The prediction has a mean pLDDT of 84.
Predicted 3D model of a 1412-nucleotide RNA (small-subunit ribosomal RNA) from an uncultured bacterium.

[in-house]
RNA sequence: GAGUUUGAUCCUGGCUCAGGAUUAACGCUGGCGGCAUGCCUAAUACAUGCAAGUCGAACGAAAAAUAUAUAGAUGCUUGCAUUUAGAUAUUUUUAGUGGCGAACGGGUGAGUAAUAUAUAGAUAACCUACCUUUAAGUUGGGGAUAACAGAGGGAAACUUUUGCUAAUACCGAAUAAAAUAAUUAGACGCAUGUUUAAUUAUUAAAAGGGGCUUCAAAGCCCCGCUCUAAGAGGGGUCUAUAUCGCAUUAGCUAGUUGGUAAGAUAACAGCCUACCAAGGCUAUGAUGCGUAGCUGUACUGAGAGGUAGAACAGCCACAUUGGGACUGAGAUACGGCCCAAACUCCUACGGGAGGCAGCAGUAGGGAAUUUUCGGCAAUGGGGGGAACCCUGACCGAGCAAUGCCGCGUGAUUGAAGAAGAUCUUCGGAUCGUAAAGAUCUGUUAUUAGGGAAGAAUGGAAUUGAUAGGAAAUGAUCAAUUUAUGACGGUGCCUAAUGAGGAAGCCCCGGCUAACUAUGUGCCAGCAGCCGCGGUAAUACAUAGGGGGCGAGCGUUAUCCGGAAUUAUUGGGCGUAAAGGGUACGUAGGCGGGCCUGCAAGUCUGAUUUGAAAGCACACGGCUUAACCGUGUGAGGUAAUUAGAAACUACAGGUCUAGAGAGUGGUAGAGGUAAAUGGAAUUCCAAGUGGAGCGGUGAAAUGCGUAGAGAUUUGGAGGAACACCAGUGGCGCCGGCGGUUUACUGGGCCACAUCUGACGCUGAUGUACGAAAGCGUGGGGAGCAAACAGGAUUAGAUACCCUGGUAGUCCGCACUAUAAACGAUGUACACUAGGUGUUGGGCCGAGUGACUCAGUGCCGAAGCUAACGUGAUAAGUGUACCGCCUGGGGAGUAUGCCCGCAAGGGUGAAACUCAAAGGAAUUGACGGGGGCCCGCACAAGCGGUGGAGCAUGUGGUUUAAUUCGAUGAUACGCGAGGAACCUUACCUGGGUUUGACAUAUACUGGAAUGUUAUAGAGAUAUAGCAGCGUAGCAAUACACCGGUAUACAGGUGCUGCAUGGCUGUCGUCAGCUCGUGCCGUGAGGUGUUGGGUUAAGUCCCGCAACGAGCGCAGCCCCUACUGCCAGUUACUAACAGGUUAUGCUGAGGACUCUGGCGGAACUGCCGGUGACAAACCGGAGGAAGGUGGGGAGGACGUCAAGUCAUCAUGGCCCUUAUGUCCAGGGCUACACACGUGCUACAAUGGCCGGCACAGAGCGAUGCAACACCGCGAGGUUAUAGCAAAGCGCAAAAAACCGACCGUAGUUCGGAUUGAAGUCUGAAACUCGACUUCAUGAAGGUGGAAUCGCUAGUAAUCGCGCAUCAGCACGGCGCGGUGAAUACGUUCCCGGGCCUUGUACUCACCGCCCGUCA
Repeated sequence: GAGUUUGAUCCUGGCUCAGGAUUAACGCUGGCGGCAUGCCUAAUACAUGCAAGUCGAACGAAAAAUAUAUAGAUGCUUGCAUUUAGAUAUUUUUAGUGGCGAACGGGUGAGUAAUAUAUAGAUAACCUACCUUUAAGUUGGGGAUAACAGAGGGAAACUUUUGCUAAUACCGAAUAAAAUAAUUAGACGCAUGUUUAAUUAUUAAAAGGGGCUUCAAAGCCCCGCUCUAAGAGGGGUCUAUAUCGCAUUAGCUAGUUGGUAAGAUAACAGCCUACCAAGGCUAUGAUGCGUAGCUGUACUGAGAGGUAGAACAGCCACAUUGGGACUGAGAUACGGCCCAAACUCCUACGGGAGGCAGCAGUAGGGAAUUUUCGGCAAUGGGGGGAACCCUGACCGAGCAAUGCCGCGUGAUUGAAGAAGAUCUUCGGAUCGUAAAGAUCUGUUAUUAGGGAAGAAUGGAAUUGAUAGGAAAUGAUCAAUUUAUGACGGUGCCUAAUGAGGAAGCCCCGGCUAACUAUGUGCCAGCAGCCGCGGUAAUACAUAGGGGGCGAGCGUUAUCCGGAAUUAUUGGGCGUAAAGGGUACGUAGGCGGGCCUGCAAGUCUGAUUUGAAAGCACACGGCUUAACCGUGUGAGGUAAUUAGAAACUACAGGUCUAGAGAGUGGUAGAGGUAAAUGGAAUUCCAAGUGGAGCGGUGAAAUGCGUAGAGAUUUGGAGGAACACCAGUGGCGCCGGCGGUUUACUGGGCCACAUCUGACGCUGAUGUACGAAAGCGUGGGGAGCAAACAGGAUUAGAUACCCUGGUAGUCCGCACUAUAAACGAUGUACACUAGGUGUUGGGCCGAGUGACUCAGUGCCGAAGCUAACGUGAUAAGUGUACCGCCUGGGGAGUAUGCCCGCAAGGGUGAAACUCAAAGGAAUUGACGGGGGCCCGCACAAGCGGUGGAGCAUGUGGUUUAAUUCGAUGAUACGCGAGGAACCUUACCUGGGUUUGACAUAUACUGGAAUGUUAUAGAGAUAUAGCAGCGUAGCAAUACACCGGUAUACAGGUGCUGCAUGGCUGUCGUCAGCUCGUGCCGUGAGGUGUUGGGUUAAGUCCCGCAACGAGCGCAGCCCCUACUGCCAGUUACUAACAGGUUAUGCUGAGGACUCUGGCGGAACUGCCGGUGACAAACCGGAGGAAGGUGGGGAGGACGUCAAGUCAUCAUGGCCCUUAUGUCCAGGGCUACACACGUGCUACAAUGGCCGGCACAGAGCGAUGCAACACCGCGAGGUUAUAGCAAAGCGCAAAAAACCGACCGUAGUUCGGAUUGAAGUCUGAAACUCGACUUCAUGAAGGUGGAAUCGCUAGUAAUCGCGCAUCAGCACGGCGCGGUGAAUACGUUCCCGGGCCUUGUACUCACCGCCCGUCA
């Protein structure tokens, strides 16, 4: 920096990611080289080999070799060879004695929280082999012992005994410059003490080994030995500071703390012992428990920090576990000893042996860590005079991509953009100059050849020089010569061959660079977080393509970072986690003005140290880099020392502004105790009185004729104190209220008299601390947990009612918690105002100013995530205390403390989630509020729900009962008309380029019409007629078949992939935008407010001003009218005619038709209103306030409906899920629901008579008239009409007259029988109608529910579409023609404002508990 809480926002806050690192491991892959690194686990157990020896110039002895001479033997060439023996000399080897080393080097990190480590000091409290320098010495003796030899024991390891022998082995003696001790004197210091001089006492050794010179003696040189003083290096001890976690470890300690004396040590010391005293450590964390080697440094980080302590280096500790000493200069000893223990091995069972945390290696454990390699060539170490020997230290090689660094896997050219693969919109695109091909190169690799440096400062030889010496050896230095390489078939160089042998891993939804296809279908799987996957997955798997890194790439683990997420740098606490309930006060922290001193803090300089490596910089060496070297720098609260004096501390002095005291006033429910008062409730007694009272939403339980309630009087008792009373007062908090008295605390004001910083805060501590509760003793009127009863309820362990016990009250003693809240710690200072109020003062007299102390409201700046806060801060600062660090688990468990108990205080973890949370925003919701509307209710009228039938649906049934719609918004819906067809379903029979479209190739035939046979038909077979257009013809075109191929076809799936169309909220009045303004932001404003409207309609106001989609209007019908026009319509006037009729001439007046206009706009008047919009009333008018009706449906909601109208992506079928045919089904029927029709009757039925419409329709049509039939209808011959012409066509209710007389009827018509009519190939399944007969239920319909506000409801008929036929349905038309609306409390739906919200999938939400 990013992702992740939300619908969105800001904040808080956690989780996660990107970076770097690693002694790593795992998965896939793997060419080379350089430099590093390599048991983090079992300090588990170890086979085998090696890792510490060396010195013969310390010693005796043994063995071997060579040489010399002697003696013997053999051969013979008689002085030569061989051989034997002892001797001498030289050389070599070595068990033992002896010396030095073995205490180093190498390994490991178990233990250790200080006996350690780091840094700085101390040692006047100490030691030191070998080495260097220095002084002196090295005299003279002695006795043993191993080896060896002999004799024993034992399985072995080993061991006993007898005898011999040497030393640089061992033991005395002499000497003492010196050392040590004591005494005396002087000097010095830092307390103990140190030092100088003198005296006294004590203390040493190897006459050794080698070499040179020399006749010898003696001497010289080298190596040793003893003692002395120093040095260097190495150690011991002591001091200070620093060094992990837990306080749910708070007290620890008897050698403990100190003293005296003796002892011990190299040395101080309770180090040890005896005695004496009673101390010592601890909140600045003792003691205890857990964990851990420490450091230089390493990783990370901007730094401060955090984490780690591999490799390399310093220190410590350890060596199977525990203990112990010996030797030694040094050990309490890794490859020594003794004891104990565990384990392993050998054994003759008696007894012995062993210690890889050395190098290799083995087993085991584990995710995991190498060769039983070469060499002492180099560096270093031990021994030696040296040569040299030893050295698993070390140098090298081997194994491992474990890490870092470097190199390579080729370069140039090459478009037909090859083949192939993938995708595709089928055109193409991508892989891609990539490949192939052509031309080159040779790093690396392979082969062959050549060939450095690591090697000398060593040894030996020769020569020379230096010092000393009589000389020589020797010592030191220089030169020359010579020897020595594990690595190593090295690095490096040259030549040849030849692109040849050398690329993978992870990722591609966002974070995070990189996208498509296929498969899969909440499966398989992925996932670091958010999250993907339920049939179109850029998230799984595969492929193509792409991105990243590259001999590696990913994953896992761990650390730091990001994380300001423990905040010193650098956070917070009103509401997000977080102020202790309150005060007093201890330690501690912090502290007013001035002067002087000091120098602890602070600041400056100097000196010492902070090992090397590492780090930074510069330069240099390997071809470069990693790596390595040289130099410089950096690194500290360091130590010592010299100074400065502002600030802090400290010391001394002084001041009054903080604080306190004094004097004078003052308000108060401040506290404690006692006394006292009235009102009210209840109870008791008595009187009056007589039926209820009480209680509730309504009741009941309860009380009352044994006299309640009511009322009057008297009495008892307890508790609480009306009015005053007030965001008034007092108190630290809790809290405090009648009146009076006593005692008592604190505050405020004024004065400026006194003290002179006496102050602030405050861990632990102490005290106080509501209510409830507990103990004990009182008290008990009212109220009232528990409890009982009555109600309510599905239940009601509740809410309501009637009772009622603890308790509430008082005294004493506990408890210690509350939303103990201002959710705001205490103290001090500073920082605009305005307005109330309480108590003082002051100027004063105004109803006014000023000031101190309280208590409220509003508000500026500032602060705040916002809300808000704002001199009573949550502002600006200071001081101190308390507390917080994601949610849950949990204020739980456990431990401890307190409590009589209840319980309180302190207070985790495992596990689990990716959030939990704060404030604000938009919506939605509320049995929240306000305003308003709608046939929403109310007021009415008529229905449905009951009956029969029709129709649709569910269910059931069926071979099939095709499919869809299914709360409102499905159910007389798609369907505006299923007998066949339709038809999608079922059964059976056929067919396969197909019933239908386009194209190609081949082939036959005109097309077409028609007949016969078989069959249920589809179809099959056979025959007859017929012979297109152009061209001479071949052939071409058109049409019909056949074969083949592309393809057709699908009412198959997905309406949750879609378009289009539609329903609904809703004809509800809303939904938005631009600019501006406000807000960190989501958003707000506008659109809210005051009025008004059917309306976001209009007006006014307003940080808004405008605009858009909606509203309204524009459109159509209707109501009035003018003009024009006038046939098929009309007929007033004129004329003609008829039994009669606009019948005819004619007319254009009327009705009407249909085209264009007019008219209505709150225009006019009055009133109301704000001088507005508008509303109310009125006039005129055919019509009056959108005149009535229609069409028209904003942004959006319901993943609403439809893949079966149509279109369409994807999937599926392809001799079938396509297509053709026959029959059946969609019409089934116990039942349930919706929508309708007809009724139940007299406002009626029936019979007769008689009147008045509108809108439509008609050629495969409407059909008059006439005749026949009771009728549906038919018949004949046919009139008229493509229609203001003819027809359907009769309108019906109404009206007039008659009958019926309340009845299952002259109501009602279902059902059934018989006979018919019509349509149609065909009415069996399954049509409509007619006539006769039959005559069911039904007497107005439970709960519930629907429609309608005027030409409406209701009622009456008529027409049309579909249609061969079939209408109680649908769509239209007119006739007759009401009732009611007080009103908005309630139900339902909706609009606006506001409020609450843990909802936003939005209350059909969210969510809690129990059970499974």
The RNAcentral record of the sequence draws on ENA and SILVA.